[in-house]
This is a predicted structure of a 597-nucleotide part of an RNA (large-subunit ribosomal RNA, domain I) from a marine metagenome. Its Rfam family is "Bacterial large subunit ribosomal RNA". Rfam links the family to the GO terms structural constituent of ribosome and ribosome. The full RNA is in RNAcentral, with records from SILVA.

Context: one part of a larger RNA
RNA sequence: GGUCUUUGGUGAAUGCCUUGGCGCUGGGAGCCGAUGAAGGACGUGGCAGGCUGCGAUAAGCCUCGGGAAGCCGUCAAGCAGGCGUUGAUCCGGGGAUGUCCGAAUGGGAAAACCCGGCUGGGGUAAUGCCCAGUCACACUGGUCUGAACACAUAGGGCCAGGAGAGGCAACCGGGGGAAUUGAAACAUCUCAGUACCCCGAGGAAAGUAAAGCAACAGCGACUCCCUGAGUAGCGGCGAGCGAAACGGGAAGAGCCUAAACCAGCGCGGUGUCAUAGGUCGACGCCGUUGCCGUGCUGGGGUCGUGGGACCCACCUGACGGUGCGUCGAAGCCGUCGAGGAGUUACAAACUCAGGUGUUAGCCGAACAUGCCUGGAAAGGCAGGCCGUAGGAGGUAAUAGCCCUGUAGGCGAAAACACUCUGAGCUCCUGGUGGAGUUCCCAAGUAGCACGGGGCCCGUGAAAUCCCGUGUGAAUCUGCGAGGACCACCUCGUAAGGCUAAGUACUACCCAGCGACCGAUAGUGAACUAGUACCGUGAGGGAAAGGUGAAAAGCACCCCGGUGAGGGGAGUGAAAUAGAACCUGAAACCAUUGACUU
Numbered sequence: 001g002g003u004c005u006u007u008g009g010u011g012a013a014u015g016c017c018u019u020g021g022c023g024c025u026g027g028g029a030g031c032c033g034a035u036g037a038a039g040g041a042c043g044u045g046g047c048a049g050g051c052u053g054c055g056a057u058a059a060g061c062c063u064c065g066g067g068a069a070g071c072c073g074u075c076a077a078g079c080a081g082g083c084g085u086u087g088a089u090c091c092g093g094g095g096a097u098g099u100c101c102g103a104a105u106g107g108g109a110a111a112a113c114c115c116g117g118c119u120g121g122g123g124u125a126a127u128g129c130c131c132a133g134u135c136a137c138a139c140u141g142g143u144c145u146g147a148a149c150a151c152a153u154a155g156g157g158c159c160a161g162g163a164g165a166g167g168c169a170a171c172c173g174g175g176g177g178a179a180u181u182g183a184a185a186c187a188u189c190u191c192a193g194u195a196c197c198c199c200g201a202g203g204a205a206a207g208u209a210a211a212g213c214a215a216c217a218g219c220g221a222c223u224c225c226c227u228g229a230g231u232a233g234c235g236g237c238g239a240g241c242g243a244a245a246c247g248g249g250a251a252g253a254g255c256c257u258a259a260a261c262c263a264g265c266g267c268g269g270u271g272u273c274a275u276a277g278g279u280c281g282a283c284g285c286c287g288u289u290g291c292c293g294u295g296c297u298g299g300g301g302u303c304g305u306g307g308g309a310c311c312c313a314c315c316u317g318a319c320g321g322u323g324c325g326u327c328g329a330a331g332c333c334g335u336c337g338a339g340g341a342g343u344u345a346c347a348a349a350c351u352c353a354g355g356u357g358u359u360a361g362c363c364g365a366a367c368a369u370g371c372c373u374g375g376a377a378a379g380g381c382a383g384g385c386c387g388u389a390g391g392a393g394g395u396a397a398u399a400g401c402c403c404u405g406u407a408g409g410c411g412a413a414a415a416c417a418c419u420c421u422g423a424g425c426u427c428c429u430g431g432u433g434g435a436g437u438u439c440c441c442a443a444g445u446a447g448c449a450c451g452g453g454g455c456c457c458g459u460g461a462a463a464u465c466c467c468g469u470g471u472g473a474a475u476c477u478g479c480g481a482g483g484a485c486c487a488c489c490u491c492g493u494a495a496g497g498c499u500a501a502g503u504a505c506u507a508c509c510c511a512g513c514g515a516c517c518g519a520u521a522g523u524g525a526a527c528u529a530g531u532a533c534c535g536u537g538a539g540g541g542a543a544a545g546g547u548g549a550a551a552a553g554c555a556c557c558c559c560g561g562u563g564a565g566g567g568g569a570g571u572g573a574a575a576u577a578g579a580a581c582c583u584g585a586a587a588c589c590a591u592u593g594a595c596u597u
Base pairs, nucleotide, nucleotide: 001596002595003594004593007590008589009588015582016546017545020517021516022514023513024512025511026510027509028508029506030505031167032166039101040100041099042055043054044053046079047078049075050074051073061095062094063093064092065091066090070083071082072081106115107114108113116135117134118133119132120131121130122129137164139161140160141159142158143157144156145155171202172200173199174198175197176196182189186236212219213218223250224249225248226247233241234240254498255497256496257442261299262298263297264296265295266294267293268292269291270290277286278285279329280328281327282326283325284324304476306441307440308439309438310436311434312433313432314431315430317336318335319334320333321332322331338429339428340427341426342425350424351423352422353421354420355418356417357416358415359414361410362409363408367383369382370381371380372379384401385400386390392404393403394402447471448470449469450468451467452466453465457483478493479492480491481490482489533540534539553581556568557567558566559565
């Protein structure tokens, strides 16, 4: 020195564990913000560094409920001092306070800072100083002014008002919009209207009440799912892309305008020989009334077996008024009655009562059984009990009956929610039939040409839908569609608008689940984690869990530097569980014994 062996050190694997993650299901909630948000800075404790809470009233203040004996958050023990059955701490509802920054909004600025005006108050001999309130911009309405340029308009001032601005995970609509890739290269094509950027909205969004589908039979808004179907089709007919109707389900809801016509008002034009008008009849009376155009308001009207207006006829409660005067008639208006409806669209605000639910909680069965092992019984043996409760967690090992709970049942002063019920309240109400070659039925629209986009559809025979440029109709004897186009037939009624449910998503809350992970895993993060640290910055981004059932965390003695560390003693079931603490593999370093060189 080597090999085997022994005992240690080092080291951290492995096993076991879990406070943390991951994925999902069901329900709730789906916004916050100028009454100053989200997010921060700085403060705030008797001693106070981080986290948490809070805001100069600063781990808190007031109030209303719950609850019950202890309490003064946590890492994290201690010292000091307090509070509490006159109900504290704690939990929940409501309120007060809430520095500075931040949309940040009096002005400025290198965020958390600097400097002001006005009103009121405090303070000083006075100035400085302090406190409270207020002062940004845009929008709407009103009013006063008022250019170029005469009127006017733009602009400006003042007053009032509600209200916008910013943030937010995904879902949604819209405006823009790639490339890698695939085609075994590549250009049409594909990836893909994806990623990404921007705008906007809501708890959902979008879409929605047929100018639809269909096919000689019919259906009857939209949305979503299954199917149809990888079909019909499209396609350098390559790679690939890829419907729809029918059928079956979920849900279910329908409405309002524009126009014709009538009335009122404003503006402009026209106009008298009062022959135009003032509902009609008679008499009187009035008159820039009337007529035309245009605008506004109210009535009317809303449809495809076409509808409506205008005109006529019939039917229809009561009372009052009636616009030139009197009488009568008709019409109209108002009130009451009757009937109906309603706050998610169809008009729109609320208030009250009840109900249900949410935000604290409460009750809640049954072994104090015997013996055995053990440090410890919940284990084993034996005997009993409850069960609408044998889900789960904890307790010194594995507990239905020890604790917290679970099944089941009960509960709110206050606030909130409800597409639940009722009342107040609010709103609506003429109907039927008939005739007409009278009037209306959404215009720079539809269509067409050219250029594009989008549809399964790549220009194709290419309809339907949308956009740009140009052109440019018709009003029901009209117009569009049924995949070029024409005829017949059938279906529908464009060029205005609103609309719940079924559908999508989950930053957030509650309950639950997992042939998900178990500390190099699972989130980057089980622990001071987006921390430490790195970077000018955008940004990048860790490592790090485990004594024991309980600190019972080793009094006292000895060696040592009043050390570190160790040896006794003691605790404990165990100290080779002693804090560098469960288990403690291997490499590596020593070491006992044996053999060998």